Notes:
The part of an RNA shown here (small-subunit ribosomal RNA, central domain) has 341 nucleotides and comes from an uncultured bacterium. RNAcentral holds the full RNA, with entries from Greengenes and SILVA.
Context: one part of a larger RNA
RNA sequence: UUGGGCGUAAAGGGUGCGUAGGCGGUUAGUUAAGUUUAUGGUGAAAGCGUGGGGCUCAACCCCAUACAGCCAUAGAUACUGGCUAGCUAGAGUACAGGAGAGGGCAGUGGAAUUCCAUGUGUAGCGGUAAAAUGCGUAGAUAUAUGGAGGAACACCAGUGGCGAAGGCGGCUGCCUGGCCUGUAACUGACGCUGAUGCACGAAAGCGUGGGGAGCAAAUAGGAUUAGAUACCCUAGUAGUCCACGCCGUAAACGAUGAAUACUAAGUGUUGGGGAAACUCAGUGCUGCAGUUAACGCAAUAAGUAUUCCGCCUGUGGAGUAUGCUCGCAAGAGUAAAACAU
Numbered sequence: 001u002u003g004g005g006c007g008u009a010a011a012g013g014g015u016g017c018g019u020a021g022g023c024g025g026u027u028a029g030u031u032a033a034g035u036u037u038a039u040g041g042u043g044a045a046a047g048c049g050u051g052g053g054g055c056u057c058a059a060c061c062c063c064a065u066a067c068a069g070c071c072a073u074a075g076a077u078a079c080u081g082g083c084u085a086g087c088u089a090g091a092g093u094a095c096a097g098g099a100g101a102g103g104g105c106a107g108u109g110g111a112a113u114u115c116c117a118u119g120u121g122u123a124g125c126g127g128u129a130a131a132a133u134g135c136g137u138a139g140a141u142a143u144a145u146g147g148a149g150g151a152a153c154a155c156c157a158g159u160g161g162c163g164a165a166g167g168c169g170g171c172u173g174c175c176u177g178g179c180c181u182g183u184a185a186c187u188g189a190c191g192c193u194g195a196u197g198c199a200c201g202a203a204a205g206c207g208u209g210g211g212g213a214g215c216a217a218a219u220a221g222g223a224u225u226a227g228a229u230a231c232c233c234u235a236g237u238a239g240u241c242c243a244c245g246c247c248g249u250a251a252a253c254g255a256u257g258a259a260u261a262c263u264a265a266g267u268g269u270u271g272g273g274g275a276a277a278c279u280c281a282g283u284g285c286u287g288c289a290g291u292u293a294a295c296g297c298a299a300u301a302a303g304u305a306u307u308c309c310g311c312c313u314g315u316g317g318a319g320u321a322u323g324c325u326c327g328c329a330a331g332a333g334u335a336a337a338a339c340a341u
Stems, first nucleotide, its partner, number of pairs: 003313004007295002012309001014200004021193003025087007033080002035076008049065006090190001091187003094183005102176007109153001114148007124135002161168002205246006214240002219235004257308006265286009290297002314341003323334004
């Protein structure tokens, strides 16, 4: 390479937008590029393939013939492509409704922790398996009132909702994205996927400037222990928070790429429509056919098919070396081989 695969064995890109490319609904006409038929040319010889023959066989040799490909001419027109004109079932728009922790900014509320001031009050508090370090007669802990400050939003809360993913949860306002349902008025294939690219992307980390209540890597002390650079306790700095700029990774998981169509039922739930039967869009469970190595999946498929992208090819070496690109750095991306087995 031909293949075979990617939930858990190696393998789905973290997610989206989108360029090139690939693929693409329906009707008619046209063209004849692909496709296909015929004929001719070319296809050196040898060799290969096929048929036959000669050395006793074979190897070997001889004869005949054929193929792919390419070119030209003349036809065919179902399919694919090009062009022209239509259609409305895909896609989009409009109008009428709807739900939502979707995003950004500003404001604001109560509970709690801590700290400060003051009152009451007196000898303990705290912590643990037990202790000790620690705090406290310079009046702690407890309790009451007032104040300061930061961070997070109990109940509601739900296999509930929203978002492409990461993720999003007190309340109010402003700005703003997407989605669903109904009508079928409009456009008329405008679509799907998507290498490169661009954008977004938890936590930690980095830069500058703020902020700092609680928590807490590092660190110190107390315990435990043979030791204890830990688990437990008392403290505690970065950080956690905000603004701006980087980083670009995660078990970024449904370990399951996107889109479309089809394929028994039952049951719960969220948001619409409908008088109802029911139906549309999500989200769960059970389960048939089918599928799977099994577990399981099963209209939210891992079933049956099609299109496009990404990825895998024994284990270790190794997601390493080297080179290159990116980054302030940390590092990230790309990515081997020798060798061993």